[in-house]
RNA sequence: GAGUUUGAUCCUGGCUCAGAUUUAACGCUGGCGGCACGCUUAACACAUGCAAGUCGAACGGCAGCACAGGUGCUUGCACCGGGUGGCGAGUGGCGGACGGGGGAGUAAUGCUUAGGGAUCUACCGCGAAGUGGGGGACAACACGAGGAAACUGGUGCUAAUACCGCAUAUGUUCUACGGAAUAAAGAUGGCCUCUAUUUAUAUGCUAUCGCUUUGCGAUGAACCUAAGUCGGAUUAGCUUGUUGGUGGGGUAAAGGCCUACCAAGGCGACGAUCCGUAGCUGGUCUGAGAGGAUGAUCAGCCACACUGGGACUGAGACACGGCCCAGACUCCUACGGGAGGCAUCAGUGGGGAAUAUUGGACAAUGGGGGCAACCCUGAUCCAGCCAUGCCGCGUGUGUGAAGAAGGCCUUAGGGUUGUAAAGCACUUUCAGUAGGGAGGAAAAGUUAGUCGUUAAUAACGGCUAACCCUGACGUUACCUACAGAAGAAGCACCGGCAAACUCCGUGCCAGCAGCCGCGGUAAUACGGAGGGUGCGAGCGUUAAUCGGAAUUACUGGGCGUAAAGCGUACGUAGGCGGAUCAUUAAGUUAGGGGUGAAAUCCCAGGGCUCAACCUAGGAACUGCAUUCAAAACUGUCAGGCUAGAGUAUGGUAGAGGAUAGUGGAAUUUCCCCACUAGCGCUGAAAUGCGUAGAUAUCGGAAGGAACACCAGUGGCGAAGGCGGCUUCCUGGAUUAACACUGACACUGAGGAGCGAAAGCGUGGGGAGCAAACAGGAUUAGAUACCCUGGUAGUCCACGCCGUAAACGAUGUCAACUAGCCGUUGGAGGGCUUGUCCCUUUAGUGGCGCAGCUAACGCCGGUAAGUUGACCGCCUGGGGAGUACGGCCGCAAGGUUAAAACUCAAAUGAAUUGACGGGGGCCCGCACAAGCGGUGGAGCAUGUGGUUUAAUUCGAUGCAACGCGAAAAACCUUACCUACCCUUGACAUCCUGAGAAUUUACUAGAGAUAGUUUAGUGCCUUCGGGAACGCUAACACAGGUGCUGCAUGGCGGUCGUCAGCUCGUGUCGUGAGAUGUUGGGAUAAGUCCCGUAACGAGCGCAACCCUUAUGCCUAGUUGCCAUCAUUAAGUUGGGGACUCUAGGCAGACUGCCGGUGACAAACCGGAGGAAGGUGGGGAUGACGUCAAGUCCUCAUGGCCCUUAUGGGUAGGGCUACACACGUGCUACAAUGGGCAGAACAAAGGGAAGCGAAGCUGUGAAGUGUAGCGGAUCUCAUAAAACUGUUCGUAGUCCGGAUUGGAGUCUGCAACUCGACUCCAUGAAGUCGGAAUCGCUAGUAAUCGCGGAUCAGCAUGCCGCGGUGAAUACGUUCCCGGGCCUUGUACACACCGCCCGUCACACCAUGGAAGUGGGCUGUACCAGAAGUGACUAGUCUAACCUUCGGGAGGACGGUCCCCACGGUAUGGUUCAUGACUGGGGUGAAGUCGUAACAAGGUAACC
Repeated sequence: GAGUUUGAUCCUGGCUCAGAUUUAACGCUGGCGGCACGCUUAACACAUGCAAGUCGAACGGCAGCACAGGUGCUUGCACCGGGUGGCGAGUGGCGGACGGGGGAGUAAUGCUUAGGGAUCUACCGCGAAGUGGGGGACAACACGAGGAAACUGGUGCUAAUACCGCAUAUGUUCUACGGAAUAAAGAUGGCCUCUAUUUAUAUGCUAUCGCUUUGCGAUGAACCUAAGUCGGAUUAGCUUGUUGGUGGGGUAAAGGCCUACCAAGGCGACGAUCCGUAGCUGGUCUGAGAGGAUGAUCAGCCACACUGGGACUGAGACACGGCCCAGACUCCUACGGGAGGCAUCAGUGGGGAAUAUUGGACAAUGGGGGCAACCCUGAUCCAGCCAUGCCGCGUGUGUGAAGAAGGCCUUAGGGUUGUAAAGCACUUUCAGUAGGGAGGAAAAGUUAGUCGUUAAUAACGGCUAACCCUGACGUUACCUACAGAAGAAGCACCGGCAAACUCCGUGCCAGCAGCCGCGGUAAUACGGAGGGUGCGAGCGUUAAUCGGAAUUACUGGGCGUAAAGCGUACGUAGGCGGAUCAUUAAGUUAGGGGUGAAAUCCCAGGGCUCAACCUAGGAACUGCAUUCAAAACUGUCAGGCUAGAGUAUGGUAGAGGAUAGUGGAAUUUCCCCACUAGCGCUGAAAUGCGUAGAUAUCGGAAGGAACACCAGUGGCGAAGGCGGCUUCCUGGAUUAACACUGACACUGAGGAGCGAAAGCGUGGGGAGCAAACAGGAUUAGAUACCCUGGUAGUCCACGCCGUAAACGAUGUCAACUAGCCGUUGGAGGGCUUGUCCCUUUAGUGGCGCAGCUAACGCCGGUAAGUUGACCGCCUGGGGAGUACGGCCGCAAGGUUAAAACUCAAAUGAAUUGACGGGGGCCCGCACAAGCGGUGGAGCAUGUGGUUUAAUUCGAUGCAACGCGAAAAACCUUACCUACCCUUGACAUCCUGAGAAUUUACUAGAGAUAGUUUAGUGCCUUCGGGAACGCUAACACAGGUGCUGCAUGGCGGUCGUCAGCUCGUGUCGUGAGAUGUUGGGAUAAGUCCCGUAACGAGCGCAACCCUUAUGCCUAGUUGCCAUCAUUAAGUUGGGGACUCUAGGCAGACUGCCGGUGACAAACCGGAGGAAGGUGGGGAUGACGUCAAGUCCUCAUGGCCCUUAUGGGUAGGGCUACACACGUGCUACAAUGGGCAGAACAAAGGGAAGCGAAGCUGUGAAGUGUAGCGGAUCUCAUAAAACUGUUCGUAGUCCGGAUUGGAGUCUGCAACUCGACUCCAUGAAGUCGGAAUCGCUAGUAAUCGCGGAUCAGCAUGCCGCGGUGAAUACGUUCCCGGGCCUUGUACACACCGCCCGUCACACCAUGGAAGUGGGCUGUACCAGAAGUGACUAGUCUAACCUUCGGGAGGACGGUCCCCACGGUAUGGUUCAUGACUGGGGUGAAGUCGUAACAAGGUAACC
């Protein structure tokens, strides 16, 4: 920096990603080289080999090897042979304390930094002084003995630089200052000057190396001090050699290091003790830095060496490849006993995700021994293995468009892979083959010269020269030649973060996933492919660290509402502190020297062709201690000051506290009088009280509790809190004047006080109220809300508890920073003396500028502003303020306070919607007012359900249900059964033969099949072609099969509701707001006014059709006033009227009055056929319902293809215990029947309407005239009207059902049509809960027509006739609009969401216990071993008076003590029947607690 909480926004806040890194591992892949790294796990166990030896110039010697020499002889064999080179074993010296390893232990006996003094130091360097003279042994060896072995012991011989005395003592040590104690070793080379043997040697001389004593140095080591050095306080007290002193001992050395005595100290909130974890450091990784993490390789220190203990030797060890003991383990064994220690280098097993060769060489560097040569050296140098890391190189280069083939995609044209390939030209790094070929090598040695030493030309040492010789690596690096593009590319990713997109497969499956998330049939997210992107001999994944994370904030955060101010004051430690003068120099600042190892990092050089890497130099190492200065600030010390703070004096206000009294009103109870039937309570009731007299009312008494009015964002108090009046005691505040003290101040971890209500203990008290409880209601239930009762409690005294949403959700103190208006207490001043004004101070409130804030903002001198001081607290949500432990409490419980596990969010503020059993305003047949219905009956019709072979499918709240269907007997038809067809019933192309077509017969249910008859048409350029049917083949047809949740189109709905938006501007961090809100008015976002808005668009309205009036024009089929005529507008005639159908006019709040704001508009009126959108229709904004339709049509995808396609027949869609919707007919007298006699409109008509006439009771038949229609016809309109009858009844109502007989349509009325006549005559007497329509030519009622249609309407769509009632009004129900409010909703209340129970899984607490680890205390025991004691045994050196002694060894005893044991505690881990809560889990149960007034406001 990004992703992720939301519909969107800003913030808070967590989670996640991009970076760098690694001793890494895993997956896929793999050409070369250089430089590095390579058991992080089991400090688990180890086979085998190697890793520490060397010295013959310390010694006695001679097992083995070699060579002189000698002997035997068969001239090449045997034997002899320490004589020589040398040397096994042994004595002795030096070294095995270095080098190498791993990190168990250790939180300090460690490490780091800086210091200190009381020490030692082999070998080494420089000095001083010596190196005389003796003695006794023991190995080896020999002999024999025991034992399986390891090995042991016996006798005897022997050397030394082994061992022991003596002498000497420069020195050294001790001292009582007189003195005392204390050494030594020789070897080799050379020589013969001296000495001795007189040979040539050494006991002589000399050189070198040694040896002894000692001083200094160097190196190394030991000790001490200070500071720093992880986490836990749910570890707060620890300590008896403990702290100090004295004497003694001990050590190389200071010291309780040890011991005896004395004193009672020492450490600790600046974290002792205890527990857990850990080697420390230079450094390494990361980071801008500060920091954080880490301690591989390299380097310094420490500790360790199978586990535990111990000492010996030694200069040095309590010793990795030494010893003793104990333990575990392994091996050998003759069972008696022995042996061993890879955390050296290789290697093995095991563990593990995981880490190499049982390699070469001492050539170099270094180490040990040695005079040296040299020997040893798994240190080291090299090689091997591994892409483990870093670095470098290569896998070709140029050209090459027919843009090849193939792949993939495609809109079918093309695009892409892609100059990529092929082809052509060129190059040869690396690898390969061959040849050449540095450097790492200098020494040592030999010879010669010279110098030193010496008596010396010798030996030895230094230097110079020459010669000789030494390489594991190594077939080295490097160079040259040859051949040929030849041998050399993969991995991950492609939804966003984050560079890179398409197709196919799959279908919430398989799978992916770092976070968000993807997958339920069109997946750029899974799998494959093509293409692309990134890196490249590597690439990804996993793990880990830092970063990003300012998410622990020192640099650099916060705490009103997001997590976070302790309930409150007092006060200890601590922190911090007014002004002045001087002092000091701890802090501070500056300089110097010391140190801060090397390596690393950085800079600039050099060397490998470059780089990595290596190397010399510089800088740096930010640190520590020290020294010399400075004196401003802080501190220290000293003196004075008064502004902070306090004291004294005089006033003032107050529900401040505590105590003792006292008062009236009211409630209740009791008593008395009186009255009578109810009272009380509720939404409505009931329980309850009351005729035994209640309630209400009057009087009296008792008792307890609380104090109306005053009363006030008034007062007081630290907070909790405090309210009648009076008394006593008492705290604080404030004010005035200034007297005094002189910084005494502020804050405050622990601490100790106060601390509402509830609760607890003891004793009182108890009127009212009232948990629990009881009863009554409510309810599906009601352990609640409501009601009637009612006990603790509430009250008092004393004692606990110690918590609250203890809130201003705002710690205390101090300073500074615009104003305005109130109010309480005090003081001062002014005049106009007032119920006044001004100033000031201490409180307490309301606004508000700047500023702050994520926003809100009840911030804003009472800060949430700007600063300072101190304290407390926070670090994602849940688990959880829980568990365990501690402390407190009588208990309830409080306080302190986690983890596992789980989620990717949880939260705050604000925005837009939606919603509310929130509010305001307004509208609508929404209610109300009315009229008529539905729901009851019968029937019709549709649906559900059921049934069925099938009862085809769809529509399902409003907005499905007389709906698709404006017509299911066949057909329709999609369904079922049966029988048939397979390029198909239909379309295009193509082959062959044929016109097409058709008669008759047979079989069959038919489709169909077979036989058979008739027929040869049209155009023609004469080849043929067109149409039609048949046949064969390939593409294909076909599908009312699926998906309306892939779609188009279409209509439905909110709703003909008045809304929905945009541009620019402005406001806001932003989502957004404004405009569109407000005041009026309207049917209307319609209009006016106002206005940070100004305008505009889609909607509203208007324009369109129809209807109502009139005029003009035109009169046929329409009309007929006048004239004539007829049975008749029949005919002549007429255009006046009606009517028809074209055009025009008219209506606009235009006019008048009133109201209103001088507006818009409304009310009333005039005129007018019509008056305020005149009536009706068409017209449906942005959008909502994944609403409906794939079965109207179109269409993507999927599916079927001798079937899910096509054909035929029959059946079904018409079923029927039932339920619902919509209708028709009724239940009757406003009616039914009969009779008479009026008045429409709008339509239809040729496969049609069909007149008159005739027949039939009738449906109808017959009949044909007329008519493609203002002409003919359907076609008599009916209700109404007139007259008559019926008389309230299951009827003269009602017509279902059933029987019989018919008519019509049609191929056909059985399933299953309509109608007619005769007969039959069911239910039904106005309909429960509930519910529907309608505001005027409307409802109601009456008939008529049409579409569909062969036939079939109670349905649908139209038409006219007759023709009402009511609307006070907006409280309520429903729906809608605007504003506002709340919200935990946004899939938007059909929302969200809580708890128990049931099931599964997970982690965790408790638990009778059980088993381990660590550890305390007491005791037992006591190996090896040091020390002390000891005379039992033995005893070479010395002494001896020869008896012995000194000393030593063995043995014994004691102290200490490892392992082990017993008893009893602590702590921790694991486990445990059962049990507690917690978490998680697509569809479980019960309720509905919360979110809206959440339906009882919520919460502590």
This is a predicted structure of a 1500-nucleotide RNA (small-subunit ribosomal RNA) from an uncultured prokaryote. The RNAcentral record of the sequence draws on ENA. The coordinates come from a structure-prediction model, not an experiment, and the mean pLDDT is 85.